The prediction has a mean pLDDT of 84.
A computed fold for a 105-nucleotide RNA from Lutibacter sp., annotated as SAM riboswitch aptamer (S box leader).

RNA sequence: CAGUUAUUAAGAAAGGCAGAGGGAUUAGACCCGUUGAAGCCUUAGCAACCCUUUAUUCAUAAAGAAGGUGCUACAUUCUACCAAAAUAUUUUGGAUAGAUAACGA
Numbered sequence: 001c002a003g004u005u006a007u008u009a010a011g012a013a014a015g016g017c018a019g020a021g022g023g024a025u026u027a028g029a030c031c032c033g034u035u036g037a038a039g040c041c042u043u044a045g046c047a048a049c050c051c052u053u054u055a056u057u058c059a060u061a062a063a064g065a066a067g068g069u070g071c072u073a074c075a076u077u078c079u080a081c082c083a084a085a086a087u088a089u090u091u092u093g094g095a096u097a098g099a100u101a102a103c104g105a
Stems, first nucleotide, its partner, number of pairs: 001104001003103006013043005021032003026080004044072003049068002051064005076097001081094005
């Protein structure tokens, strides 16, 4: 950083430094923030992708958490594009985009 596969309404916060923004980007809406945002650090936790063990139908299942990541306001905060239903604004499904993991030119 092209690409492939999987997941994406569950879950889990305190302290220190810092000092005005933040919720990916554009637009709109709605929120969070000097009762302290982003960022960095420490500790704790969540989850179980990689991982470990066991069973076996060899691809799954169960258990685990030492290690590599990730995450710990709001559904990936919601909408935008397409389709269907109802119907004049909603609901449902899908796509795109993003994020994370494993692989990888």

The source organism's lineage runs through Bacteria, Pseudomonadati, Bacteroidota, Flavobacteriales and Lutibacter. The sequence is in RNAcentral, with records from Ribocentre.